[in-house]
Predicted 3D model of a 350-nucleotide part of an RNA (small-subunit ribosomal RNA, central domain) from Gossypium klotzschianum.
The coordinates come from a structure-prediction model, not an experiment, and the mean pLDDT is 87.
The full RNA is in RNAcentral, with records from SILVA.
Context: one part of a larger RNA
RNA sequence: UUAGGCGUAAAGCAUCUGUAGGUGGCAUUUUAAGUCCACCGUCAAAUCCCAGGGCUCAACCCUAGGCAGACGGUGGAAACUACCAAGCUGGAGUACAGUAAGGGGAGAAGGAAUUUCUGGUGGAGUGGUCAAAUGCGUAGAGAUCGGAAAGAACACCAACGGCGGAAGCACUCUGCUGGGUUAACACUAACAUUGGGAGAUGAAAGCUAGGGAAGUGAGUGGGAUUAGAUACCCCAGUAGUCCUAGUUGUAAACGAUGGAUACUAGGCAUUGUGCGUAUCGACCCAUAUAGUGCUAUAGCUAACGCGUUAAGUAUCCCGCCUAGGGAGUACGUUCACAAGAAUGAAACUC
Numbered sequence: 001u002u003a004g005g006c007g008u009a010a011a012g013c014a015u016c017u018g019u020a021g022g023u024g025g026c027a028u029u030u031u032a033a034g035u036c037c038a039c040c041g042u043c044a045a046a047u048c049c050c051a052g053g054g055c056u057c058a059a060c061c062c063u064a065g066g067c068a069g070a071c072g073g074u075g076g077a078a079a080c081u082a083c084c085a086a087g088c089u090g091g092a093g094u095a096c097a098g099u100a101a102g103g104g105g106a107g108a109a110g111g112a113a114u115u116u117c118u119g120g121u122g123g124a125g126u127g128g129u130c131a132a133a134u135g136c137g138u139a140g141a142g143a144u145c146g147g148a149a150a151g152a153a154c155a156c157c158a159a160c161g162g163c164g165g166a167a168g169c170a171c172u173c174u175g176c177u178g179g180g181u182u183a184a185c186a187c188u189a190a191c192a193u194u195g196g197g198a199g200a201u202g203a204a205a206g207c208u209a210g211g212g213a214a215g216u217g218a219g220u221g222g223g224a225u226u227a228g229a230u231a232c233c234c235c236a237g238u239a240g241u242c243c244u245a246g247u248u249g250u251a252a253a254c255g256a257u258g259g260a261u262a263c264u265a266g267g268c269a270u271u272g273u274g275c276g277u278a279u280c281g282a283c284c285c286a287u288a289u290a291g292u293g294c295u296a297u298a299g300c301u302a303a304c305g306c307g308u309u310a311a312g313u314a315u316c317c318c319g320c321c322u323a324g325g326g327a328g329u330a331c332g333u334u335c336a337c338a339a340g341a342a343u344g345a346a347a348c349u350c
Base pairs, nucleotide, nucleotide: 003322004321005320006319007304008303012318014201015200016199017198021194022193023192025088026087028085031082033081034080035077036076037075038074039073040072041071042070043069048066049065051063052062053061054060091191092188093187094186097182098181099180103177104176106174107173108172110154114150115149116148117147118146119145120144121143125136126135162169163168206247207246208245209244210243211242215241216240220236221235222234223233258317259316260315261314262313263312266295267294268293269292270291271290272289273288274287276285299306300305324349325348332343333342334341335340
């Protein structure tokens, strides 16, 4: 390379936007580049195939013929791809009218709890553990009742539920703002899909600068346990955790499952919306659509399992894999303040 693959064996980029490129709906016209047909020319000889002949046979040699394919030229065909022109509405989008939501960002306000401070009552323990001790406490702790302050997180509702592209998002309220979805009728008329490079977003931890610091808590100190205990348990407690502005760019960033489109039995549950029936109204019942789950047929799978939310049946585009270790290491390059990230071997070994 071909080929086969990528849920768990090696393998789907963390997620999206989108350039080049690839692929692309229905029907009519044009051209004839791809495509197809006919003819002509060329593709040295040897080789190859085939027929005949010559060495006693064979290998070998001689003579005649030849497929397929390629390139160039001429003349045709017009279904498909492409091109030209003018269209269509089913894909896609826009407008109008609704609707659900922890989607994002900003501001305001709230209660429970915790800790600290302060005042009262009170008077010996408290705390912690398997058991203890370190710790706190007659300079009045712990307990209890008032008052004040601070920071962080929002019990119940809560769900197999909702929203978001992913990361993620939840006390309450109010502006600003993004996306989804539904129904009917209009409008544009293929405007679509995927996407190398590129750009954007991206948990936690870390880094820089300035704030903040209640609780918690790497590192650290002490007490235990133990043969030891650089741990598990206990008492303290720094960075961090929080906010603002940057940076980093990684996770078992997981559904370990790339995106788009179409097709292929059902049953049950649930969220949003529409319509019909019913009713005073809601529920119920039937049905359509967009999600979220369970179960299951066909089919698939090495099995486990997947099964209209496919890992089934197909098409298009991208990414990635090719035995284990060495190794996501070395070297080089790019990025980063650094920590490091990205790209990424070989010797050797088995």